[in-house]
Context: one part of a larger RNA
RNA sequence: CUCUCUAAGGAACUCGACAAAAUAGCCCCGUAAUUUCGGGAGAAAGGGUGCCUCCUCACAAAGGGGGUCGUAGUGACCAGGCUCGGGUGACGGUUUACCAAAAACACAGGUCUUCGCAAAGUCGUAAGACCAUGUAUAGGGGUUGACGCUUGUUUAGUACCGGAAGGUCAAGGAAGUUGGUGACUGAUGACAGGGAGUCGGCGACUGAAGCCUCGGUGAACGGCGGUCGUAACUAUAACAGUCUUAAGGUACCGAAAUUCUUCGUAGGGUAAGUUUCGAACCACACGAAAGGUGUAACGAUCUAGACACUAUCUCGAAGAGAGGCUCG
Numbered sequence: 001c002u003c004u005c006u007a008a009g010g011a012a013c014u015c016g017a018c019a020a021a022a023u024a025g026c027c028c029c030g031u032a033a034u035u036u037c038g039g040g041a042g043a044a045a046g047g048g049u050g051c052c053u054c055c056u057c058a059c060a061a062a063g064g065g066g067g068u069c070g071u072a073g074u075g076a077c078c079a080g081g082c083u084c085g086g087g088u089g090a091c092g093g094u095u096u097a098c099c100a101a102a103a104a105c106a107c108a109g110g111u112c113u114u115c116g117c118a119a120a121g122u123c124g125u126a127a128g129a130c131c132a133u134g135u136a137u138a139g140g141g142g143u144u145g146a147c148g149c150u151u152g153u154u155u156a157g158u159a160c161c162g163g164a165a166g167g168u169c170a171a172g173g174a175a176g177u178u179g180g181u182g183a184c185u186g187a188u189g190a191c192a193g194g195g196a197g198u199c200g201g202c203g204a205c206u207g208a209a210g211c212c213u214c215g216g217u218g219a220a221c222g223g224c225g226g227u228c229g230u231a232a233c234u235a236u237a238a239c240a241g242u243c244u245u246a247a248g249g250u251a252c253c254g255a256a257a258u259u260c261u262u263c264g265u266a267g268g269g270u271a272a273g274u275u276u277c278g279a280a281c282c283a284c285a286c287g288a289a290a291g292g293u294g295u296a297a298c299g300a301u302c303u304a305g306a307c308a309c310u311a312u313c314u315c316g317a318a319g320a321g322a323g324g325c326u327c328g
Base pairs, nucleotide, nucleotide: 001321002320003319004318006316008314009313012312025049026048027047028046034039036146050068051067052066053065054064055063056062069073081307083305085303086302087301088299089298093105094104109144110143111142112141113140114139121130122129123128147294148293149292150291152224153223154222157221158220159217160216161215162214163213166212167211168210172206173205176202177201178200179199180198181197184193185192186191225243226242227241229239265279267277268276
């Protein structure tokens, strides 16, 4: 290191029954809560099992009668432990090749949005391709996640959609105005003038979208108050005053995978329970498709209890084998 066995006890071990033990095949009987009526269910619990012989019988299988041996008859091997709660995810499936298999991802279903076909969307500079040899019962994107009951309020901010009256507003165009240059003119000239042309500056006016503006949209991003007083014990406040907001958290649930204080409070379970279950609500900091709350079935999921069982332990003992060690 791999195994075998062990008095009495039987989880006292430990983060945790991890590991081991126990259960086990087939036949019969029997089977609860609950349920989406399919399940749950191999629920659970209990009995039988070899061999010989006779009968039913079809030579198989099954059943019945009688007998017989053993501690033990699925005699070895092979071969479900079971039960009661709670959390979570509906389920089967997928995932971190080599520390994570899960409550994470996906899912059917729901919903919003976009798209009329040369579709939207995606890749590419383009040609072109996918979507799709499809056509709104189709395709793309977001989100939630079976099913049941539900999904409150807020459009002030941001976002999106729509409107076109008004404000603002670029390049470009442009009436005009202003400067340089300038063919040329003044008999000459370094001086003066200069209209065509040309190069600039300013520019009334014109000028789209956008923004401002107006309206709508929350299963769009998001948000969803404070304070003083008041009832004939006390306590509390249905009530009333006030500040304030776009609106002030509705139903459900609640010390929760969320509760800091906290091992909160009272109760069940234990002799004893920071865990657990059922309550109440005072929710630091629940809350309604980043869904809320239930839920049968399912799970190598997490967690609490019980039965059976055991060398996990009290607490050790004995034995077998492999390697190691010594010698070769």
Large-subunit ribosomal RNA, domain IV from Anisodus acutangulus, 328 nucleotides, folded computationally. Its Rfam family is "Bacterial large subunit ribosomal RNA". Its family is annotated with ribosome and structural constituent of ribosome in the Gene Ontology. The RNAcentral record of the full RNA draws on Rfam. Lineage of the source: Eukaryota > Spermatophyta > Magnoliopsida > Mesangiospermae > Anisodus.